Model confidence (mean pLDDT): 82 of 100.
A computed fold for a 72-nucleotide RNA from a Patescibacteria group bacterium, annotated as transfer RNA.
Rfam family: tRNA.

RNA sequence: GGGCCGGUAGCUCAGUGGUAGAGCAGGAGACUUUUAAUCUCUUGGUCCAGGGUUCGAAUCCCUGCCGGCUCA
Numbered sequence: 001g002g003g004c005c006g007g008u009a010g011c012u013c014a015g016u017g018g019u020a021g022a023g024c025a026g027g028a029g030a031c032u033u034u035u036a037a038u039c040u041c042u043u044g045g046u047c048c049a050g051g052g053u054u055c056g057a058a059u060c061c062c063u064g065c066c067g068g069c070u071c072a
Stems, first nucleotide, its partner, number of pairs: 001071007010024004018055001026042005048064005
């Protein structure tokens, strides 16, 4: 330098055009003599950045940045 994959909540990841979700973590409560475990509720995101398409974009297109794999 070329090709491919990825970037979404504190972490690991779903979401493939129509109000952004799960698990774990955090907060509150129930239970328990207490803790742990378990159960219920709940907080939390400028979807890497910029532009384009569209009535509507995390999602499609272009460019850039970052990370990984691979070829030379």